[in-house]
RNA sequence: GAAGGAGUUCAGGUAAUCGCUGGUGCCCUGCGUAAGCGGGCAUGAGAGGAAAGUCCGGGCUCCACAGGGCACGGGUGGUCGUCAACAGCGACCGGGGGUGACCCCAGGGAAAGUGCCACAGAAAACAAACCGCUGUCCUAUAGGGACAGUAAGGGUGAAACGGUGAGGUAAGAGCUCACCAGUUCCCCGGGUGACCGGGGAAGCUAGGCAAACCCCACCCGGAGCAAGACCAAUAGAGGGGCGCACAGGGUUGCCCGUCCUGCCCCUGGGUAGGUCGCUUGAGGGAGCAGGCAACUGCUCUCCUAGAUGAAUGAUUACCGCCUGAAGGAGGGAAACCUGCUUCGGGAGACAGAACCCGGCUUAUGAGCUGCUUCAACC
RNA sequence: GUGAGUGUAGCUCAGAUGGUAGAGCGCAGGAUUGUGGCUCCUGUGGCCGAGGGUUCGAUCCCCUUCACUCACCCCA
Repeated sequence: GAAGGAGUUCAGGUAAUCGCUGGUGCCCUGCGUAAGCGGGCAUGAGAGGAAAGUCCGGGCUCCACAGGGCACGGGUGGUCGUCAACAGCGACCGGGGGUGACCCCAGGGAAAGUGCCACAGAAAACAAACCGCUGUCCUAUAGGGACAGUAAGGGUGAAACGGUGAGGUAAGAGCUCACCAGUUCCCCGGGUGACCGGGGAAGCUAGGCAAACCCCACCCGGAGCAAGACCAAUAGAGGGGCGCACAGGGUUGCCCGUCCUGCCCCUGGGUAGGUCGCUUGAGGGAGCAGGCAACUGCUCUCCUAGAUGAAUGAUUACCGCCUGAAGGAGGGAAACCUGCUUCGGGAGACAGAACCCGGCUUAUGAGCUGCUUCAACC
Repeated sequence: GUGAGUGUAGCUCAGAUGGUAGAGCGCAGGAUUGUGGCUCCUGUGGCCGAGGGUUCGAUCCCCUUCACUCACCCCA
């Protein structure tokens, strides 16, 4: 210098003026049928790392009791830990990729059962005979046919039923043996564990797919702040279906149980007002301690938006950032590097809270710090 | 905001147990007709919204993402 990989930080700053939305204090009595709301002044506050997607998990609220069984319900899936909880996070194990830093894995079971494996190929799984090889027979002699044996060889495919050598055989074959690879089981040692290391036995050689059904282990009531509570105003009508208790509806599906007593659909009508919920919370920052880490404990400290057609903005000045030109300074042998002054130009990404948290994912600008590989020079 | 659903040819829709996807309308050419329409014949056109994963193989299974549609209050 080039290419790459990991981690981390910020999201321009200050001041003035004019606005917008809340809080607090004082004043005004303006609007509304009412519930309630409003106006002025002062003071202090006012978006994010993702506020986003709504993919998970909780808090909170209501329905309710939340109980049992079954399954063709949903989800998770290495181990140990962490957390309020999780499909998150951390460390480790195993597998895979990369020269490497490092990265990826829905990572239980295919020797429970069922199913699928297109095309090609003889055959796609209790195996199978197209060519080839071997034997017997027929024809009667040639590139012939029939039957049987054979998975060593050929070719096909994403995938072909262990590999090498020897024995064996008509030819062959784990048919037998030696070594190697793998699997299952047993024993010993290490580890909390996934698992690792060593030894032995069995010819056991067993294809893939479970993000196909399924099996195993574990977890799971439903709905969601338009939840829900209160206040004020208005409308409170027609038709159809099921049923009047072996019913209908709620409880993921079904059955039991349990709760409610009409339920569902269509048409029609009314209002689209106010208050609470609402923001102090598994909260942020610093220090110390424990832990490899995720994380936890203690002490101190800080208060930081609550809108509802929905506020959080605009202008100016200075500073900051990038860049062009000119001048001059320092370092250096030089190339060049680093500040300073003057004049000019420019940029600012993704994106906007809506009950609140913990994560994940996606979008996105700039900077910083280690690390890896390659090349050149000293 | 919350909860559901959909995306396949120019348009409206199918599609199976995962094996390279069709129908109708349209469009183009031809036949018929004096001409046009109707009718008949032939043809045309798809990376199944986008990206990734599982698999030998994905429109289909899984994840992420984008766009669109629907429902929600009271009389009750």
Two RNAs folded together computationally: RNase P RNA and transfer RNA, 454 nucleotides in total.
Rfam match: Bacterial RNase P class A. The family's RNA type in Rfam is ribozyme.